[in-house]
Description: Predicted 3D model of a 527-nucleotide part of an RNA (small-subunit ribosomal RNA, 5' domain) from an uncultured prokaryote. The coordinates come from a structure-prediction model, not an experiment, and the mean pLDDT is 86.

Context: one part of a larger RNA
RNA sequence: AUUGAACGCUGGCGGCAGGCUUAACACAUGCAAGUCGAGCGGUAACAGGAGAAGCUUGCUUCUUGCUGACGAGCGGCGGACGGGUGAGUAACGCGUAGGAAUCUGCCUAGCAGUGGGGGAUAGCCCGGAGAAAUCCGGAUUAAUACCGCAUACGCCCUUCGGGAAAGAAGGCCACUAUUUAUAAGCUUUCACUGUUAGAUGAGCCUGCGUGAGAUUAGCUAGUUGGUAGGGUAAAGGCCUACCAAGGCGACGAUCUCUAGCUGGUCUGAGAGGACGAUCAGCCACACUGGGACUGAGACACGGCCCAGACUCCUACGGGAGGCAGCAGUGGGGAAUAUUGCACAAUGGACGAAAGUCUGAUGCAGCAAUGCCGCGUGUGUGAAGAAGGCCUUAGGGUUGUAAAGCACUUUCAGUAGGGAGGAAAAGUAAGUAGUUAAUAACUGCUUACCCUGACGUUACCUACAGAAGAAGCACCGGCUAACUCCGUGCCAGCAGCCGCGGUAAUACGGAGGGUGCAAGCGUUAAUC
Numbered sequence: 001a002u003u004g005a006a007c008g009c010u011g012g013c014g015g016c017a018g019g020c021u022u023a024a025c026a027c028a029u030g031c032a033a034g035u036c037g038a039g040c041g042g043u044a045a046c047a048g049g050a051g052a053a054g055c056u057u058g059c060u061u062c063u064u065g066c067u068g069a070c071g072a073g074c075g076g077c078g079g080a081c082g083g084g085u086g087a088g089u090a091a092c093g094c095g096u097a098g099g100a101a102u103c104u105g106c107c108u109a110g111c112a113g114u115g116g117g118g119g120a121u122a123g124c125c126c127g128g129a130g131a132a133a134u135c136c137g138g139a140u141u142a143a144u145a146c147c148g149c150a151u152a153c154g155c156c157c158u159u160c161g162g163g164a165a166a167g168a169a170g171g172c173c174a175c176u177a178u179u180u181a182u183a184a185g186c187u188u189u190c191a192c193u194g195u196u197a198g199a200u201g202a203g204c205c206u207g208c209g210u211g212a213g214a215u216u217a218g219c220u221a222g223u224u225g226g227u228a229g230g231g232u233a234a235a236g237g238c239c240u241a242c243c244a245a246g247g248c249g250a251c252g253a254u255c256u257c258u259a260g261c262u263g264g265u266c267u268g269a270g271a272g273g274a275c276g277a278u279c280a281g282c283c284a285c286a287c288u289g290g291g292a293c294u295g296a297g298a299c300a301c302g303g304c305c306c307a308g309a310c311u312c313c314u315a316c317g318g319g320a321g322g323c324a325g326c327a328g329u330g331g332g333g334a335a336u337a338u339u340g341c342a343c344a345a346u347g348g349a350c351g352a353a354a355g356u357c358u359g360a361u362g363c364a365g366c367a368a369u370g371c372c373g374c375g376u377g378u379g380u381g382a383a384g385a386a387g388g389c390c391u392u393a394g395g396g397u398u399g400u401a402a403a404g405c406a407c408u409u410u411c412a413g414u415a416g417g418g419a420g421g422a423a424a425a426g427u428a429a430g431u432a433g434u435u436a437a438u439a440a441c442u443g444c445u446u447a448c449c450c451u452g453a454c455g456u457u458a459c460c461u462a463c464a465g466a467a468g469a470a471g472c473a474c475c476g477g478c479u480a481a482c483u484c485c486g487u488g489c490c491a492g493c494a495g496c497c498g499c500g501g502u503a504a505u506a507c508g509g510a511g512g513g514u515g516c517a518a519g520c521g522u523u524a525a526u527c
Base pairs, nucleotide, nucleotide: 001526002525003524005523006522007521008520009519012374013373014372015371016370017369019366020332025330026329027328029327030326031325034077035076036075039074040073042070043069046068047067048066049064050063051062052061053060054059055058084285085284086283093210094209095208096207097206098205099204102202103201107198108197109196110195111194112193113192115149117147118146125138126137127136128135129134155163167190168189169188170187171186172185176183177182178181211257212256213255218248219247220246223245224244225243226242227241228240229239230238260282261281262280263279264275265274266273267272287308288307289306290305291304310321311320312319313318338364340363341362342361346360347358348357349356350355377407378406379405380404387398388397389396390395411468413463414462415461416460417459421454426448427447428446429445430444431443432442433441471516472515473514474513475512476497477496478495482511483510484509485508486507492499493498
C1' cells in the first nucleotide's frame, strides 16, 4: 500500500460497486422454457351469437364449433441459448501463431422446382387391468406427421444407376371455366424441396509458452510405424487383421503432490513477486459411474435408459426424485443477503402479427463490506464564570471552550410541484413498389391514440427550529502526544527493545494531550 475479509467498540445521510473464499454437504416450498389455431382433427373450460323447452318475462336448462378463443392431443420450432459451479484436468485444457482433410438450423444472395397418389396413427368413443405411476384391447379420424410414383439445371455415386418437396393465410374477377358468384383461375405474403456461394457457429492438426518434487530413473504391446479394410462431417491406431520392432527419457520420460486457464487484479521506481472474487473470453461438470437416442448442433443442469448411494409414497405387487438456476431451509464455519417487484427498458424463444413466456435482465430490500462525497453548525463572546485536574497555594490549565448575543438551514423531517429512461406497436390518411387491379400485401411520410417495475424517482420550491447526528486508538524509545492518584516483580502490559520489587510519563483510573474520523483499532493474508 492492498483485501470478496472477520472480530471488538462506536455509528447521521447519500451515490457507486461488491456480498458462502468453508460441505461439488443434504434439501421442504414456490418460481426459473416455452410458443404457434395463419400446420391438423377437434371443443374440456370461459364469453358471445343462433335455435328449442320451462316458466317467475328475464332468468334457468338443453342443443349448435357459428364466432372470440382454447384444456388435452398430433405436428413445427425452441428446450445444445441464456443462468450456475470450479469437482476433475499439468492437458493441444488454456494463451499465442499457423494449418488442411470438414460440418453448419435460423439469416443473406443466385439458380431450378413445389405435379399426381396412398396407407396409417394420437385425440374423441367403447371396454378392461392397477392403490398409484401408468398400461392394454376394439372401432373410427386429420395434417406442413408418414410412404411410394413422376420430374432432376445443378448435386451424389459411377460399371449399371440412385435420390426431393407441403401447404397455409389475405385479396380479386381483367383473362379461362361455369351461372349472378365462385373456383381446380389470377395475385400477394409466408412456408416447403434441391443446389451454389456468403455470413455466423463448431469439430480437427501443429510450433512455442503455461506449477512443485530425483528422498520418483527408467516408461511403453495398440505401445511406434507400415499395408489393407472399417468407421467419422472430417485427417488419424480412432478401430480391426497382418507385417516390422519400434516410440519416449537427465533439454527430466514415468510416478507422486498441487491447480480450472487467460484478459487481468494487488504490490513495486522498475525488474519482479503474489493472486485469478466481481466483469469479459475459453474449458470442464450437473446426486455418483456408464450408455446411447433425437437433432443442424448434445452423448444433453430443470430429456431418456442401466447400475449405485440417499430421500419419499405404497393397498408390499410396485412407483417417484435430483437447487453447482432465483429466493429460501438445515448443516459446516470467524464469516457472506429477500421464500421481494416488473417484463416499463435491453436481450432471448415462438408467432404473419397482436402477443405469450423469460428468477436472463431491469429494479427494490438487508448489512459501514469497500471507495467517494456531505453533515453533525457559523460569527461574536474574558467576569478568562462555575465545576474538574494540577499547584511552589501566588496561580496554571481545561478555555473562546461553555453560557450569553447575532445569524444560517446543507442533510434528515413535513407539504407541494416534477423531468428523463418511450422508442415502438396499433388506428387512419397520403405516397411508392407489386399486380390485370383503385383490392390485399410491403416500404416511407403525416396525424391520432396510448405503453414506467423502479416511484412517495432525480430535481425544484415552501415550512419550522441549532434544532435529530462523534467516536475509536494511542501518549517510555522506534512514533506525534505528560502529569497526578492507586498498585508494589503483585495485578498486569508487550510489535521489538523491554516495563512492574513504595516517589512507574511503560500496569489500572483520572485530568490533559496526539492521531485518524462515521469510523477507529485488532487479527489474518499478499507485495

Rfam family: Bacterial small subunit ribosomal RNA. Rfam links the family to the GO terms ribosome and structural constituent of ribosome.